[in-house]
RNA sequence: AGAGUUUGAUCCUGGCUCAGGAUGAACGCUGGCGGCGUGCUUAACACAUGCAAGUCGAACGGAGUUUAGCUGUGAAGCGGAAGGGCUUGCCCGGAAGUGGAACGGUUAAACUUAGUGGCGGACGGGUGAGUAACGCGUGGGUAACCUACCCCAUACAGGGGGAUAACAGUGGGAAACUACUGCUAACACCGCAUAAUACGGAUAUGCCGCAUGACAUAACCGUCAAAUAUUUAUAGGUAUGGGAUGGGCCCGCGUCUGAUUAGGCAGUUGGUGAGGUAACGGCCCACCAAACCUACGAUCAGUAGCCGGCCUGAGAGGGUGAACGGCCACAUUGGGACUGAGACACGGCCCAAACUCCUACGGGAGGCAGCAGUGGGGAAUAUUGGACAAUGGGGGAAACCCUGAUCCAGCGACGCCGCGUGAGUGAAGAAGUAUUUCGGUAUGUAAAGCUCUAUCGACAGGGAAGAUGAUGACGGUACCUGAGUAAGAAGCCCCGGCUAACUACGUGCCAGCAGCCGCGGUAAUACGUAGGGGGCAAGCGUUAUCCGGAUUUACUGGGUGUAAAGGGAGCGUAGGCGGCCAUGCAAGUCAGGUGUGAAAACCCGGGGCUUAACUCCGGGACUGCACUUGAAACUGUGUGGCUUGAGUACAGGAGAGGCAGGCGGAAUUCCUAGUGUAGCGGUGAAAUGCGUAGAUAUUAGGAAGAACACCGGUGGCGAAGGCGGCCUGCUGGACUGAGACUGACGCUGAGGCUCGAAAGCGUGGGGAGCAAACAGGAUUAGAUACCCUGGUAGUCCACGCCGUAAACGAUGAAUACCAGGUGCUGGGGACGGACCGUCCUCGGUGCCGAAGCAAACGCAUUAAGUAUUCCACCUGGGGAGUACGUUCGCAAGAAUGAAACUCAAAGGAAUUGACGGGGACCCGCACAAGCGGUGGAGCAUGUGGUUUAAUUCGACGCAACGCGAAGAACCUUACCAGGCCUUGAGAUCCGGCUGACAGAGGAGUAAUGUCCUCCUUCUUCGGACAGCCGAGACAGGUGGUGCAUGGUUGUCGUCAGCUCGUGUCGUGAGAUGUUGGGUUAAGUCCCGCAACGAGCGCAACCCUUAUCCGAAGUAGCCAGCGGUUCGGCCGGGCACUCUGCGGAGACUGCCGGGGAUAACCCGGAGGAAGGCGGGGACGACGUCAAAUCAUCAUGCCCCUUACGGCCUGGGCUACACACGUGCUACAAUGGCGGCCACAAAGGGAAGCGAACCCGCGAGGGUGGGCAAAUCCCAAAAAAGCCGUCCCAGUUCGGAUUGUAGUCUGCAACUCGACUGCAUGAAGCUGGAAUCGCUAGUAAUCGCAAAUCAGAAUGUUGCGGUGAAUACGUUCCCGGGUCUUGUACACACCGCCCGUCACACCAUGGGAGUCGGAUAUGCCCGAAGUCAGUGACCCAACGCAAGAGGGAGCUGCCGAAGGUGGAGCCGAUGACUGGGGUGAAGUCGUAACAAGGUAGCCGUAUCGGAAGGUGCGGCUGGAUCACCUCCUU
Repeated sequence: AGAGUUUGAUCCUGGCUCAGGAUGAACGCUGGCGGCGUGCUUAACACAUGCAAGUCGAACGGAGUUUAGCUGUGAAGCGGAAGGGCUUGCCCGGAAGUGGAACGGUUAAACUUAGUGGCGGACGGGUGAGUAACGCGUGGGUAACCUACCCCAUACAGGGGGAUAACAGUGGGAAACUACUGCUAACACCGCAUAAUACGGAUAUGCCGCAUGACAUAACCGUCAAAUAUUUAUAGGUAUGGGAUGGGCCCGCGUCUGAUUAGGCAGUUGGUGAGGUAACGGCCCACCAAACCUACGAUCAGUAGCCGGCCUGAGAGGGUGAACGGCCACAUUGGGACUGAGACACGGCCCAAACUCCUACGGGAGGCAGCAGUGGGGAAUAUUGGACAAUGGGGGAAACCCUGAUCCAGCGACGCCGCGUGAGUGAAGAAGUAUUUCGGUAUGUAAAGCUCUAUCGACAGGGAAGAUGAUGACGGUACCUGAGUAAGAAGCCCCGGCUAACUACGUGCCAGCAGCCGCGGUAAUACGUAGGGGGCAAGCGUUAUCCGGAUUUACUGGGUGUAAAGGGAGCGUAGGCGGCCAUGCAAGUCAGGUGUGAAAACCCGGGGCUUAACUCCGGGACUGCACUUGAAACUGUGUGGCUUGAGUACAGGAGAGGCAGGCGGAAUUCCUAGUGUAGCGGUGAAAUGCGUAGAUAUUAGGAAGAACACCGGUGGCGAAGGCGGCCUGCUGGACUGAGACUGACGCUGAGGCUCGAAAGCGUGGGGAGCAAACAGGAUUAGAUACCCUGGUAGUCCACGCCGUAAACGAUGAAUACCAGGUGCUGGGGACGGACCGUCCUCGGUGCCGAAGCAAACGCAUUAAGUAUUCCACCUGGGGAGUACGUUCGCAAGAAUGAAACUCAAAGGAAUUGACGGGGACCCGCACAAGCGGUGGAGCAUGUGGUUUAAUUCGACGCAACGCGAAGAACCUUACCAGGCCUUGAGAUCCGGCUGACAGAGGAGUAAUGUCCUCCUUCUUCGGACAGCCGAGACAGGUGGUGCAUGGUUGUCGUCAGCUCGUGUCGUGAGAUGUUGGGUUAAGUCCCGCAACGAGCGCAACCCUUAUCCGAAGUAGCCAGCGGUUCGGCCGGGCACUCUGCGGAGACUGCCGGGGAUAACCCGGAGGAAGGCGGGGACGACGUCAAAUCAUCAUGCCCCUUACGGCCUGGGCUACACACGUGCUACAAUGGCGGCCACAAAGGGAAGCGAACCCGCGAGGGUGGGCAAAUCCCAAAAAAGCCGUCCCAGUUCGGAUUGUAGUCUGCAACUCGACUGCAUGAAGCUGGAAUCGCUAGUAAUCGCAAAUCAGAAUGUUGCGGUGAAUACGUUCCCGGGUCUUGUACACACCGCCCGUCACACCAUGGGAGUCGGAUAUGCCCGAAGUCAGUGACCCAACGCAAGAGGGAGCUGCCGAAGGUGGAGCCGAUGACUGGGGUGAAGUCGUAACAAGGUAGCCGUAUCGGAAGGUGCGGCUGGAUCACCUCCUU
């Protein structure tokens, strides 16, 4: 940085799409490690459970625990005294003493703490619902304010009082909780004293401020303080001032969309006064006034937290507002206040509402948008973890406590960053796989193998920093070391173009792919799979969204003649812009300085983690805003002037400019009268119509309406629409001259106002002609049309509407500048010499053209050029100028003006073709002029159709149809029926057997196949050859596809064309050359020319024919000589004919004329032949998917005991019919009979066959000669001569049939040809239509050959006889060249429009129905503030009166709620309207060519539909002619 996509190709316009980057992402496949980040974007949905705000005993009274001292009571244990019993040494008994448990009291110390009290719960944390706002950002103001804790300073703390929790008791309640009585403390509460520079009031002076007012000083009056604790040094307390910090309020500027939201607002705007607040203020209240906001967008509606930043971008911008940071708002929804320094308070209170829970039914409790977690919603987002170790916060004097803030850990590839999955060597280029032209190639040094290494992971050992003295959740973590193993670690997407990367198979418009273009219908690099390749990589793709590319909203940086786009025109408001000179100011502008622009982010330079991501430090930047100092060119503004822009006055002439009134003649129609008679009229041709009741025609008179011939002209006027007889009146504008006056008064112009063709509407007139609608007649398949005859609205006038047109120069207005030439028109001037001419100049109006512009066409001083100013408009096509809404209109309708949905184009200009019921020129047996045919008959032959077991297949306008087929009885033969074979009829390879096979004969069959007999190899012994058998590879296929192909052929067309190189022109496709003037059969040649040359075609070279010459003469010939059987037969000869070979000849060479003196044409001479002498072969680039797979070849597909092979018979030969091509005729230019001439070119051995004989004949018998200039086929026929027939279905014609034969052949039944005799059909020259031919041609006559056993009326050749006509190019057909139009390019057999029918989709209307949000009227009125009242209650002060406070009640306001009407939005709705899209539906044919009636625009009307018609307009109409003008 671009690319793909409109076309046959091109340039442009223009949309769609792609490549890039990004994300709090999600989904699919896959997944090794670590670091740093990050993680409910949806339901501001509901929440179980735990935790998230407490702390202070150094404020207080209690309560409790522990320890110690003192003290009281005093247990267990030890101890054993009295006493008793008797068994006299034992038992019972238990005192004193000792001991000190335990329980009290008290004192002291330490600790705990429910309550009172203090501080903190207004921070921290969450969320983004609301909010379009001073909410946020930025910069200011506060002389209109507050600020606990903290800091500094000054001063003070004197003396009292009364209560109340806790506690105890008595009650109520399920609970939550609560009532009463009694006791008590304080740093709790309340007076008093003291105090000011504090506060309040009023005064004076000074000074400052834009102002309200502030500050300082002086004096006066009134009011307000305090709290203690103890370890005696601190902590706290009070007042005042200051600071710091944090806030409140106000202001400038900025901050999304909609005008299909244009008016909004009643405390609304302001004032005065009072209230309220920390403070200003309608903040609130009373009264007064009627203001205030708004096109610079008020109000309303929709959407939205704002910013630093983040993403993208070259930038300007665009998008966004997750994480981090600042501000705001909110805490289930709505309302409210209390406390406090601070809240109208997330984990406080009251009320209302919804929801959830508990309940004993009376009543209560709750609020995760704190951290985890649950349900739900969703495509989707984590653990009910650890710790206060660090950082910070609250309380405390402190220890310390609390802290889901925070620091960490866990989960998730969600993102960024880093690392790894090994490295080296290794060719037998292994195996496998894929492919193959079967040779190979690829995977691929890849693997294996060998040699190394150990990052990560796993294992083991050591082990931090983070911590100033202690304290480590993280964590045995980071990090280090060791041992040893290539082991544990690669996927995803893509491979037609864009876009890097190709093959095979499968599939067969199917399945599928697809971002756009587009792939897929049998050879798919595009689907699916595989191999291979490309890209990225622990990720890769997809989806969604944003920016970019997109200069595709264009400020940077676009346009509007024809692509989308100039308003129909003018006047003019707001606004925007604005001439020259001088001067002041300094708003814009410029420069310097100052403040601010938080941090983070970004950029640069460094530092720290091994690196990076990440992070720290320093600098820059933050393009902005404000203040200040200056400058004065420009803009602005003030002042003074100027005249050139603009205007006024004056003098002139031009004009279909407008309005009103009057007048005129021609024409049309009608009426009356006359003349006059049978038609008129109309058309392509007709008819309807009119006319013997007298039309048309003609003469005279009259009436009426409308329009104004000639002049008349790219002439004039007007802003546009538009304006045309003459005269008069009124009136607008432009122009010229002169230069008097004003002195920038100007330009443009959103809204607004006015004008505005035709059609149309309303009312009233008028109505001759014309003429929508309508009627009739034609045309037509139809004809709601074109044509004709009629004909109503309308056209005309007056008044009033409408407000649109292709209202066009498809070109807004204004000003200036930038080569010329030439017309027309209206003025003026100069010169010459006058009516005329030349030159200069101003205004208008045309054409050509330079520079320049433009995609091109074109424009070009009348710009589409160069610039400036202002307005209007455009942003893909369709839907649609439609719907809804609104405004206007009597209506028709106009103006404004979308969306859903759908397509990948729609479009402009130009190019090459093709086409035209466009034009010009030219050619052709194309027409015309002629001759002969076809179409009618019979027959032959081919085709269609029908039939059939089969009637094999192909060929289908010309260019299929006597074509493939130069020859179907069998064969051919491909078809049908039946029978038979299966490695096959024939080819190659292998194994085995045999020595034959063939041949001859026989049997059998419908026939092949089959069976039997006879006969029978070579060899160097390896085998060869042949036959049979067997197994597979294979054969075979006239099976399919000519739309997979080669080759061949037809056709345009023997038409004159088709191209290339270089150059030139054009942005390009392309053009030029190749066009033009002549000429030719010809792109043949000449001339000219930005072309010069060349190639394939044309012509020539080739063959043949026409003349002559040379040489050669056998089988040819015979002039002369001889012989002769009279036959060139023989001798002989080669002169002639002829044959073959080789040459000559014809070239416009010569003459005359025409023409440019050229090419060439015309005429002539000579010549056998004259202007290409005749004929043939030869067929350019290409077209028709032309024909042929059945000549042959061939890819792919298909069949394989059959779709192959063999055989017999049948069929291809059928026959109501239709068509093509022919033959024979219809007769006298003839038929028949007789006589009698003259060819050419061919063929001949399985052949031609003479002569002779036989037969009426076809033919038969015999067979001379001939492989041919020798012999044969072979007779040529028409012609000629003589005779006959006499116009008739015949002496024409010969079909058909009968019969008898001949020949070929294995065989003539289906199904051959020929012969004899007999029979004797149709047919008397052929409708519409149509074919061939221009000279040795047509016509006519016969001959030969190929094929072939036989079988031509066909085909191909040959010669004989031998015409007529061509004025000419208007027309038909075909072709060529030039030009023109085109919406065609598959190219007119093209394209394409509308209704109707069917399916689907979105949408408008719609009786209504449902829902949402929003104001608003009325009702009710919670909590609560405030106000009033307060007779009830109250300890502090007071002797008392009382002061003060409270409950209660009342009032204003007041949320939710109820109710009413209105507007808005959304959903839905029977039915209905149009629209879009769909495969090959129906009807027509409107448009594109002159599209067959030129088209289109506006309007009206009619019609199944496209559409038709009327009126007016446009050229974006072809063609022809004239006029005018221009160029050369």
Molecule: small-subunit ribosomal RNA
Organism: uncultured bacterium